Formats: sequence, C1' cells, structure tokens
RNA sequence: CGAGUGCAAAGGCAAACUCGUUGAAAGACGAGGACGCAAAGCUACCGGUCUAAAGGUUUACAGGUUUACCUAUGACAGCGGGGUUGCCACG
Repeated sequence: CGAGUGCAAAGGCAAACUCGUUGAAAGACGAGGACGCAAAGCUACCGGUCUAAAGGUUUACAGGUUUACCUAUGACAGCGGGGUUGCCACG
C1' cells in the first nucleotide's frame, strides 16, 4: 500500500415517536430521542418501493364539482446491487 475479517478500544451515525418548518403528497430539514448500523459516509447509475401536484382516461351528478384508474419529470442511500471515500484492531 492492497484486499479479507470484525474480538476489543476510541469514537461515529441515528429508527420509531414528539415538537417546529417545508412540500400537493411521498418525503426532507432542525431540536429532543435511541431501534439498530462496520460504512446506517457520499452518490439516484441499475433493480425495487412510495407519492400523484400537473397531464390523461373514467363514475356520478349537472356545466362545474366529484369517484376510480394510469403515469415521475417528485422521493426513498436505514430495500438490494454498483461507483466512490474512510477510523481502529487482528490474521
């Protein structure tokens, strides 16, 4: 230096939930809080999942509302894969 493994130590991150902000929503951000995580650091490239404002189709009523469906250009990295960066220890 590279790859492998994760017994320790020093640490790190932060689920659910609550409050606030934001968004049409999914979700995101901040504070509190810890379920867990050896990359639960970053990245939307691939698969998957979530949402449906706008658009399209559609039901009902009557000229504008409303029901359902389709659809990502929106989102999820703590769903998996890929890319990339990284602490310590051991063989």

Predicted 3D model of a 91-nucleotide RNA (c-di-GMP-I riboswitch aptamer) from a Steroidobacteraceae bacterium. The organism belongs to Steroidobacteraceae, within Bacteria.